[in-house]
RNA sequence: GGGAGGGUGGCCGAGCGGACGAAGGCGUCGGUCUUGAAAACCGAUGGCGGGGCGACCCGCCCGUGGGUUCGAAUCCCACCCCUCCCGCCA
Numbered sequence: 001g002g003g004a005g006g007g008u009g010g011c012c013g014a015g016c017g018g019a020c021g022a023a024g025g026c027g028u029c030g031g032u033c034u035u036g037a038a039a040a041c042c043g044a045u046g047g048c049g050g051g052g053c054g055a056c057c058c059g060c061c062c063g064u065g066g067g068u069u070c071g072a073a074u075c076c077c078a079c080c081c082c083u084c085c086c087g088c089c090a
Stems, first nucleotide, its partner, number of pairs: 001086007010026003018070001027045006046061006063079005
């Protein structure tokens, strides 16, 4: 350089154009159980910005930036990064 696949939350990972800031698992936090812990079970659990005394509420975010569309994690384009294969140089 050519080809193929991929980038999603603290981590892994699924995800028909609408039910999705998002399954499931791990982790973490709270609880049940227990003499106590572990295990098991139940619940909760992304980030940033703004508002509210507070309970809470609003906006944006799926590598980055654009585009298509009533509507995009999902389709298209460019770029960045990762993996594999091929080729070239040494």

The RNA shown here (transfer RNA) has 90 nucleotides and comes from an Actinomycetota bacterium. It was read from a public genome assembly. Its mean pLDDT, the model's own confidence on a scale to 100, is 81. Rfam family: tRNA. Rfam describes the family as follows. Transfer RNA (tRNA) molecules are approximately 80 nucleotides in length.